[in-house]
Context: one part of a larger RNA
RNA sequence: UUGGGUUUAAAGGGUGCGUAGGCGGAUUAUUAAGUCAGUGGUGAAAGUUUACGGCUCAACCGUAAAAGUGCCAUUGAUACUGGUAGUCUUGAGUACAGUAGAGGUAGGCGGAAUUUAUGGUGUAGCGGUGAAAUGCAUAGAUACCAUAAAGAACACCGAUAGCGAAGGCAGCUUACUAUACUGAGACUGACGCUGAGGCACGAAAGCGUGGGGAGCGAACAGGAUUAGAUACCCUGGUAGUCCACGCUGUAAACGAUGAAGACUCGCUGUUGGCAAUACACAGCCAGUGGCCAAGCGAAAGCGUUAAGUCUUCCACCUGGGGAGUACGAUCGCAAGAUUGAAACUC
Numbered sequence: 001u002u003g004g005g006u007u008u009a010a011a012g013g014g015u016g017c018g019u020a021g022g023c024g025g026a027u028u029a030u031u032a033a034g035u036c037a038g039u040g041g042u043g044a045a046a047g048u049u050u051a052c053g054g055c056u057c058a059a060c061c062g063u064a065a066a067a068g069u070g071c072c073a074u075u076g077a078u079a080c081u082g083g084u085a086g087u088c089u090u091g092a093g094u095a096c097a098g099u100a101g102a103g104g105u106a107g108g109c110g111g112a113a114u115u116u117a118u119g120g121u122g123u124a125g126c127g128g129u130g131a132a133a134u135g136c137a138u139a140g141a142u143a144c145c146a147u148a149a150a151g152a153a154c155a156c157c158g159a160u161a162g163c164g165a166a167g168g169c170a171g172c173u174u175a176c177u178a179u180a181c182u183g184a185g186a187c188u189g190a191c192g193c194u195g196a197g198g199c200a201c202g203a204a205a206g207c208g209u210g211g212g213g214a215g216c217g218a219a220c221a222g223g224a225u226u227a228g229a230u231a232c233c234c235u236g237g238u239a240g241u242c243c244a245c246g247c248u249g250u251a252a253a254c255g256a257u258g259a260a261g262a263c264u265c266g267c268u269g270u271u272g273g274c275a276a277u278a279c280a281c282a283g284c285c286a287g288u289g290g291c292c293a294a295g296c297g298a299a300a301g302c303g304u305u306a307a308g309u310c311u312u313c314c315a316c317c318u319g320g321g322g323a324g325u326a327c328g329a330u331c332g333c334a335a336g337a338u339u340g341a342a343a344c345u346c
Stems, first nucleotide, its partner, number of pairs: 004317003007300002012314001014201004021194003025088007033081002035077008048066007091191001092188003096183005103177007110154001114150008125136002162169002206247006215241002220236004258313006266291009295302002319346003328339004
């Protein structure tokens, strides 16, 4: 490379938008590039294959034929693919009428709790643990009450509930903004799918500048435990956690399952709609769960939300270690990220 694969054995890119490229609905006409057929030319010799022949055989040699799957030219065929010109509506989209939601951004407001401060009541303990001690407290703590301030997070509702491309999103409210679904079928008329590069978004931690700092809390200190205890437990506690702007660009970024389309028994929950009502049983669309038929699978299991049966496009894998390392390159303030070997060894 071919082939075979990618839930868990190696392997789906963290996610989207989208360039090139690849692939692409129905129908009519035309063209004849691909495709198919015929003819001509060319395809050196040697070699190869076949037949015959020459050295006593063979190797070897000679003659002839075949092959040379290709290329060029030309004449035709027109189903399919492509090109061109029309038409169509089911794919896709727009408009319309409803509906839904922790979707996003910015502002405002709220109560509970916590801590602190001040004042009051009040007196000897509080706190913490397996047990203790460090710690706090007669300079009046803990507890209770009142007042004030601050920061962060939003109990109940709350739900294998909802929304979002993913990351993610939860007190209430306002403004702006994006999306999806359903209905009806007005409009456009293939405008589509995928997507190497590229661009954008991207938890937490981390970095830069400036704020903020209640609680929690890496590091650190002390107390315990222990043979030791650079831990688990306790008392403190700095960065950080929060905000604004900028960077970083990684995660078990997971459904460990790429995107889109078509097809293949059912049962049972639930969310948002629909139409129709006999208010009953049933029905349709889009999501989200559970269990199963066929089928698939090494099995576990998956099973109309496929890991089934197929099509298109992209990404990735090819024994373990060395190693996601070295070197180089690109990016980054740095931390580091991306790309990514080999020797050697089993």
Predicted 3D model of a 346-nucleotide part of an RNA (small-subunit ribosomal RNA, central domain) from a metagenome.
The RNAcentral record of the full RNA draws on SILVA.
Its mean pLDDT, the model's own confidence on a scale to 100, is 88.